[in-house]
RNA sequence: ACCUGAAAAAAGCAAACUCACCGCGAGAUGAGGGCGCAAAGUUAUGGGUCUGAGGUGAUCAGAUCGCCAGACUGCCAAG
Numbered sequence: 001a002c003c004u005g006a007a008a009a010a011a012g013c014a015a016a017c018u019c020a021c022c023g024c025g026a027g028a029u030g031a032g033g034g035c036g037c038a039a040a041g042u043u044a045u046g047g048g049u050c051u052g053a054g055g056u057g058a059u060c061a062g063a064u065c066g067c068c069a070g071a072c073u074g075c076c077a078a079g
Stems, first nucleotide, its partner, number of pairs: 002079001004077002012037002017032004022027001035066001041072003045069003048064006
């Protein structure tokens, strides 16, 4: 450097749900919680899904990367 995550060890993240709080909403944040995760780290670039506005169309504005790709970065270990 490449590839892999079977085994080991150390650390990490945190779904549903509950409470608080923000938002019209999708959802966000904090605490508890722990279903899972080897990128469940970052990024809305492409697609998807969802929300608000709209003739409920075109379109516009948003949400989601724990939906799938892409890009960038990264811990440990076998080969």